[in-house]
RNA sequence: UGCGGGGUGGUGCAGUGGUAGCACAACUGACUCUGGAUCAGUAGGUCCUAGGUUCGAAUCCUAGCCCCGCAG
Numbered sequence: 001u002g003c004g005g006g007g008u009g010g011u012g013c014a015g016u017g018g019u020a021g022c023a024c025a026a027c028u029g030a031c032u033c034u035g036g037a038u039c040a041g042u043a044g045g046u047c048c049u050a051g052g053u054u055c056g057a058a059u060c061c062u063a064g065c066c067c068c069g070c071a072g
Stems, first nucleotide, its partner, number of pairs: 001071007010024004018055001026042005048064005
């Protein structure tokens, strides 16, 4: 430098056009002498950035940034 893959709550991941979900973690409650475990619930995300297409974009297009791999 070229090509490919990836970037989504604190962490790991899903979501391939209809307004973002799961697990763990956190918090609250139940239970318990206390803690843990278990059960129920709550909060938490301008979806890497900037534009474009569209009635509507995490999703499609363009450019850029970062990470990984391959080639030189």
Description: RNAcentral holds the sequence, with entries from ENA. Predicted 3D model of a 72-nucleotide RNA (transfer RNA) from a Chthonomonadales bacterium. Its Rfam family is "tRNA". By type it is a transfer RNA.